[in-house]
RNA sequence: GGGGAUAUAGCUUAAUGGUAGAGCAGUAGUCUUCAAAAUUAUUAAUAUGGGUUCGAUUCCCUUUGUCCUCG
Numbered sequence: 001g002g003g004g005a006u007a008u009a010g011c012u013u014a015a016u017g018g019u020a021g022a023g024c025a026g027u028a029g030u031c032u033u034c035a036a037a038a039u040u041a042u043u044a045a046u047a048u049g050g051g052u053u054c055g056a057u058u059c060c061c062u063u064u065g066u067c068c069u070c071g
Stems, first nucleotide, its partner, number of pairs: 001070007010024004018054001026042005047063001049061003
């Protein structure tokens, strides 16, 4: 340099173009003499910039990061 894959919450990971879910973690409550466990509630996310569309995490393009591969 050529080709390809991928980017969602602090971490892991879902989501047929139609209000983005879950688990773990965090915070608070209940329980407990205290703690752990259990349980209830709650906080928090679509890499950047454009395009198509009534509507984009999803489709298309660019950029960036990471990974794989060819030379």
Transfer RNA from Rhizaria sp., 71 nucleotides, folded computationally. Lineage of the source: Eukaryota > Sar > Rhizaria. Model confidence (mean pLDDT): 81 of 100. The sequence is in RNAcentral, with records from ENA.